[in-house]
RNA sequence: CAUGCAAGUCGAGCGAGAAGCUUUCUUCGGAAAGUGGAGAGCGGCGAACUGGUGCGUAACACGUGGGUAAUCUGCCCCUAAGUAGGGAAUAGCCUCUGGAAACAGGGGGUAAUGCCCUAUGGACCCUUGCUACGUAAGUAGAGGAGGGUAAAGUUCCGGCGCUUAGGGAUGAGCCCGCGGCCCAUUAGCUUGUUGGUGUGGUAACGGCACACCAAGGCAACGAUAGGUAGCCGGCCUGAGAGGGUGAUCGGCCACAUUGGGACUGAGAUACGGCCCAGACUCCUACGGGAGGCAGCAGCUAAGAAUAUUCCGCAAUGGACGAAAGUCUGACGGAGCGACGCCGCGGUGAGGGAUGAAGGCAUUCGGGUUGUAAACCUCUUUUAUCUGUGACGAAUGACUGACGGUAGCAGAUGAAUAAGCCCCGGCUAAUUCCGUGCCAGCAGCCGCGGUAAUACGGAAGGGGCAAACGUUGCUCGGAUUCACUGGGGCGUAAAGGGUAAGUAGGUGGACUAGUAAGUUUAAGGUGAAAGACCGGAGCUCAACUCCGGAAACGCCUUAGAUACUGCUAUUCUAGAGUAUGAUAGAGGACGACGGAAUUCCUGGUGUAAGGGUGGAAUCUGUAGAUAUCAGGAAGAACAUCGAUGGCGAAGGCAGUCGUCUAGGUCAUAACUGACGCUGAAUCACGAAAGCUAGGGGAGCGAACGGGAUUAGAUACCCCGGUAGUCCUGGCUGUAAACGCUGUACACUAGGUGUUUGCAGUAUAUCUGCAAGUGUCAAAGCUAACGUAUUAAGUGUACCGCCUGGGGAGUAUGCCCGCAAGGGUGAAACUCAAAGGAAUUGACGGGGGCCCGCACAAGCGGUGGAGCAUGUGGUUUAAUUCGAUGAUACGCGAAAAACCUUACCUGGGCUUGAAAUGCAAGAGGAAGGGUGCAGAGAUGUGCCCGCCCGCAAGGGCCUUUUGCACAGGUGCUGCAUGGCUGUCGUCAGCUCGUGUCGUGAGAUAUUGGGUUAAGUCCCGCAACGAGCGCAACCCCUACCCUCUGUUACCAUCGGGUCAUGCCGGGUACUCUGGGGGAACCGCCGGUGACAAACCGGAGGAAGGUGGGGAUGAUGUCAAGUCCUCAUGGCCCUUAUGUCCAGGGCUACACACGUGCUACAAUGGAUGAUACAAAGAGAAGCGAUACCGCGAGGUGGAGCAAAUCUCAAAAAGUCAUCCUCAGUUCAGAUCGGAGUCUGAAACCCGACUCCGUGAAGCUGGAAUCGCUAGUAAUCGCAGAUCAGCACGCUGCGGUGAAUUCGUUCCCGGGCCUUGUACACACCGCCCGUCACUCCAUCUGAGUUGGUUUACCCGAAGUCGUUAGCCUAACCGCAAGGGGGCGGCGCCGAAG
Repeated sequence: CAUGCAAGUCGAGCGAGAAGCUUUCUUCGGAAAGUGGAGAGCGGCGAACUGGUGCGUAACACGUGGGUAAUCUGCCCCUAAGUAGGGAAUAGCCUCUGGAAACAGGGGGUAAUGCCCUAUGGACCCUUGCUACGUAAGUAGAGGAGGGUAAAGUUCCGGCGCUUAGGGAUGAGCCCGCGGCCCAUUAGCUUGUUGGUGUGGUAACGGCACACCAAGGCAACGAUAGGUAGCCGGCCUGAGAGGGUGAUCGGCCACAUUGGGACUGAGAUACGGCCCAGACUCCUACGGGAGGCAGCAGCUAAGAAUAUUCCGCAAUGGACGAAAGUCUGACGGAGCGACGCCGCGGUGAGGGAUGAAGGCAUUCGGGUUGUAAACCUCUUUUAUCUGUGACGAAUGACUGACGGUAGCAGAUGAAUAAGCCCCGGCUAAUUCCGUGCCAGCAGCCGCGGUAAUACGGAAGGGGCAAACGUUGCUCGGAUUCACUGGGGCGUAAAGGGUAAGUAGGUGGACUAGUAAGUUUAAGGUGAAAGACCGGAGCUCAACUCCGGAAACGCCUUAGAUACUGCUAUUCUAGAGUAUGAUAGAGGACGACGGAAUUCCUGGUGUAAGGGUGGAAUCUGUAGAUAUCAGGAAGAACAUCGAUGGCGAAGGCAGUCGUCUAGGUCAUAACUGACGCUGAAUCACGAAAGCUAGGGGAGCGAACGGGAUUAGAUACCCCGGUAGUCCUGGCUGUAAACGCUGUACACUAGGUGUUUGCAGUAUAUCUGCAAGUGUCAAAGCUAACGUAUUAAGUGUACCGCCUGGGGAGUAUGCCCGCAAGGGUGAAACUCAAAGGAAUUGACGGGGGCCCGCACAAGCGGUGGAGCAUGUGGUUUAAUUCGAUGAUACGCGAAAAACCUUACCUGGGCUUGAAAUGCAAGAGGAAGGGUGCAGAGAUGUGCCCGCCCGCAAGGGCCUUUUGCACAGGUGCUGCAUGGCUGUCGUCAGCUCGUGUCGUGAGAUAUUGGGUUAAGUCCCGCAACGAGCGCAACCCCUACCCUCUGUUACCAUCGGGUCAUGCCGGGUACUCUGGGGGAACCGCCGGUGACAAACCGGAGGAAGGUGGGGAUGAUGUCAAGUCCUCAUGGCCCUUAUGUCCAGGGCUACACACGUGCUACAAUGGAUGAUACAAAGAGAAGCGAUACCGCGAGGUGGAGCAAAUCUCAAAAAGUCAUCCUCAGUUCAGAUCGGAGUCUGAAACCCGACUCCGUGAAGCUGGAAUCGCUAGUAAUCGCAGAUCAGCACGCUGCGGUGAAUUCGUUCCCGGGCCUUGUACACACCGCCCGUCACUCCAUCUGAGUUGGUUUACCCGAAGUCGUUAGCCUAACCGCAAGGGGGCGGCGCCGAAG
């Protein structure tokens, strides 16, 4: 807001009266009479109820309890009395006029329970006097006195009405006590305001209104202003106290399009009435009119979202009526919506294992879905159909919207009936697949980056169930605003900077009174509904009904008196006063003093001074600094001086004086609770700063200069203004800290110190009081700590806190000259911020100690050429891995093929190798050989078995099929194993005990000592384990045994020569066993220890040298390409075979090496001395050939026997003479050797020739402490061949270490920490860009308020105009109405 309905009714108040019907008449058009009673009108009652909504309202609006002696009350009930006589109008109606309409106007006539007059009248009203009662304005009486006011009729004759008065009931008005929101960033508000007198007004009190008078009234116990809000019974939550809320039902209030106003009436300032103004909508003939769903339905809009334009008055209730009855979107019902609550023993029950199929997962066995299904038997709530069929109806009968509903009976048939959420923890319930920080999840913590119980799907499981989840809101948990059983403020947030003191709060002892608080009892009230208890009715329940109890509150009355309060009399223990002592940087003012500093003057004197880490700016030959004398100025007061003193705090320090405040002790004379605390207020209040005037020596923000530095707006230096000082004023803050408010009382001690007093042996003692420190018990505390100076135990009062950031910011207000101060948020954002303690790690913290860590030395690398590895680049491929130390001559102890994993090309597909099954074919297995081909391979030929009588079997090959193989494919961040590194560093732990709330500590720290957590001592620790050391191996000395292949002293033999032979086992040596070294001995040091230093002896001396041996752990260190292995991936290929190529590329960069650059050398010749190894597809001698690599050949040797094998540096001799060389050897040409199917890509070596760079290497960097570095060669593994690499072996053989300041790494103790991925940590600010929120902002807009103007309707007042039936009056006129004017007055 379209439309419909939601308030009408009464003919028994009144007149008139349509249609229809009847009768009569009729000119047939109709007329008359009767009946009838619609619609409308007058009149009465109702319409002020019911129903809706919550705008406004912080208020006597509501709740509760009172008052009304300050009031009204229609209809209803009771009582008393009355109801007489008259009159004038008016609507309807008729007629005329205006208008589009709404409607309006004129004329005519008419009725009443409409209106008016008169009469009568009291217990009514007004005026007035008396008496009684009462606080009172009241009540009662003498029927006091005077004046005034009523009525309506109708009827069926029973009544129903009407008037007056009194009473009741009900409803309403007004007043009061108490109670319930936020903000003080609202602190002052108020002029009809507060009171009085008078008048008016109202039903009634009242500034309700007006006039006059007074100047009051309210407010920190929160006025006023602002924001928000209907209040309550109740409802939700909670153990309760509370907190939140005000739907449905009930009580009250307010509102009805917005604002204002009155009328009528018993009642309204009236939702479905009126007037005016505003906005909006509609109609219009443009003149003017109409409207108000926050009634029931319904529509539109907004919104996440909220229903039918239903049925009925049958019940309950209401209005009218005498009644019948009419009306009733109140109400009773139905409809829609799982919106809520409740119900259905609902969606089936019993049996049913082969544990079917299918699904899922699987360790492939089995498991799970799962008795679940199928199947069999049974039942029928529900469903559908048929029949029957209510209560609700109150009655004598009639009357049911719901409704043919509920219910009942029967029939059919398991038939019609299950979903939603969850499964990481909280929190009941887990697996697979997919995905791969993507997609997504998420209440919090947090999941997801290739094995996700967290995402998505599936299977299974859990929960609830016609629902289940989500979202929003409230309470709970939250003892997290804590009033209660119920918080705190040293360091976590939090004590005001300090004092004085107002209001307030609180307060010592005795006695008496009172009864406000308190307490006992009784009465009233606390509506109903709800909630609780008991019962009853719908089949149960929800729901409804009955009874009871409760309702902690308020009011009244009567008692009690312990405590608190109040009143009164006392007391002295609190407090104060007095008297006498007494200490002190307490305060204010004045005077004085010396040292130092700077400046000035003069003297002496000469070249520097000053300053620093080192310098420079600076001062100085115009005479500084230094030194002497004199003078001036300002500021501060050394020593004494001290966890000493004083003060409320800030603070106070040379000496003396004046004035002045407070404290303490002693005495116990006086007062007699005078006390304590303390919002507001007021005062004081460091430094810096401000204002005015002085002062200014030194110091010294700003500023200037010099340095430092990458820079240096700093630290250092040279200067220097304000300031610092004084006087007057302002500011009002500090880590104004004991981070600890004030006062009082109580609660172990020890030990210092200041002041006073007392006692005595006058002492260095003891005690008392007041201060000020420290240690510590109980207690307290999260711990640290505190502890009679409490942070202990209590009392009183004040201040303050409630996660971090935003922020002590913004804004408002107050203060200030300003600077700024006081008070002091929110939006937004984070999941923390914080305290104390613990263990580590770290520190350009400290202490102690170690290491080729530095230092001291020696030799290198980095420069050259080459070798080798890596990066990069290139490539068809240059396979892969290793990447700071801890990758880079590393995996690789050997890439020409192979290896080989890479690339190109050609082949195979149960496969190159393994196991099994089935079927077919064939044959021993196997060997030889031909052809094609790059080969793999294909295709031929030949030779070639066993057992069994046989069937056949064994074995093997091949074909097909099925299981499966295979993968150097991915993940070392899924793993095992192995390895690197810290580090051969000395550490890492456990048990028990003890300490701590705990993390943890102790032991393991401390004093010594060591290479060592090695040992000793001490100790709330006592022990133990893994590490250290030792045990093991090699080596150094000795003894013993063994005695060949080793050895040869003695004896013999032999050779050109040689242990060559006999022989021997002495020696060397071999390899078995044993000894030896333990700080054992001596001296010293030390703690009478452990141990250290020195010495002796000894082959060796303090772990003799070397090796093996690597704690707990760290680096998600390395390795899936050794091996093993989870998962994923490939399966005619990512498997496998083959040929060729590649891993060997080459602008470049790096690592590791080799060779050099030369004379301590090179070349040539001669000559000496090892160790440790290897050798049968092997080592290979003598001999011969070749310049040589090598070849021929083959003695010996499976090795203390033979061979490789020459050791080299060295030594001796000669040449070279400082040069790109007689250095160096790259590169290139030629010729060869060897291995091997095969040296082109791509081997090593030899000879001849060629003869590059390089003349000792920048920054930087590596190794090494003794048989080491350096230097020299030898051997081995790998291996067909290939070694500058690697692993071993011996030869020659140094220098240096003052020492621990520094660099690096490490160990122990301690300290700080905002780090814990642990300093390669953490973290701050600017800038750039984007987004969000806030503040400010020229302005703009809404509300509110104030002043003024205009002023509608309307009440009231007034009135000289106009109109006028009743009543008065003879009349005039009165009276009444309209109009005008005035006050007020909404909107504007």
The RNA shown here (small-subunit ribosomal RNA) has 1388 nucleotides and comes from an uncultured organism. The prediction has a mean pLDDT of 83. The sequence is in RNAcentral, with records from ENA, Greengenes and SILVA.